[in-house]
Background:
This is a predicted structure of an 86-nucleotide RNA (transfer RNA) from a Planctomycetaceae bacterium. The prediction has a mean pLDDT of 80. The organism belongs to Planctomycetaceae, within Bacteria. It was read from a public genome assembly.

RNA sequence: GCCGAAAUGGCGGAACUGGCAGACGCGCUAGGUUCAGGUCCUAGUCCUGUUCACACGGGGUGGAGGUUCGAGUCCUCUUUUCGGCA
Numbered sequence: 001g002c003c004g005a006a007a008u009g010g011c012g013g014a015a016c017u018g019g020c021a022g023a024c025g026c027g028c029u030a031g032g033u034u035c036a037g038g039u040c041c042u043a044g045u046c047c048u049g050u051u052c053a054c055a056c057g058g059g060g061u062g063g064a065g066g067u068u069c070g071a072g073u074c075c076u077c078u079u080u081u082c083g084g085c086a
Stems, first nucleotide, its partner, number of pairs: 001085007010026003019069001027045006046059005062078005
C1' cells in the first nucleotide's frame, strides 16, 4: 500500500429481511427474608429537560454526511483495533 472484520449503557453482549434501540446476563441501588451477612425473591438502573409523583418532550449504536416515511442495519468519507496479502 491492498483486502476483510469489529466499535452499541458501568462491564459482557443481543437486535433475524431496514420497522418499539438498549433484549438477556453481570454489576450497582432500594426493599423483603435473616440476630447479622451470604443465597434467594421484588422493583429500579443510557443522558438530559419538565413534574411532588405518575408521566411526557428531546438526544443517544466510534466520528461526520447521505438515501429513505423510517437506519445499529444500506451508501460515502473518516478514526481506532484486529486479521490476511504484498